[in-house]
RNA sequence: GGCGUUAUAGUAUAAUGGAAAGUGCAGUAGUUUGCAAAACUAUUAGUAUAGGUUAAAUUCCUAUUAAUGUCU
Numbered sequence: 001g002g003c004g005u006u007a008u009a010g011u012a013u014a015a016u017g018g019a020a021a022g023u024g025c026a027g028u029a030g031u032u033u034g035c036a037a038a039a040c041u042a043u044u045a046g047u048a049u050a051g052g053u054u055a056a057a058u059u060c061c062u063a064u065u066a067a068u069g070u071c072u
Base pairs, nucleotide, nucleotide: 001071002070003069004068005067006066007065010025011024012023013022027043028042029041030040031039048064049063050062051061052060
């Protein structure tokens, strides 16, 4: 340099173009307890960046960035 794959919450991951983007762990608050742990309940937090297509985009297209694979 060429061709692919991936990018979603603090972390690990779901989501055939369709209403409020969900789940586990972690965090916060509460219940419980003599105190804590565990358990239960509630809650905070997210689609890499910039455009495009569409009535509607996490999803499709283009470019860029980052990670990774492969070829030279």
Transfer RNA from Geodia neptuni, 72 nucleotides, folded computationally. The sequence is in RNAcentral, with records from ENA. Rfam family: tRNA. From the family's description: Transfer RNA (tRNA) molecules are approximately 80 nucleotides in length. The prediction has a mean pLDDT of 80.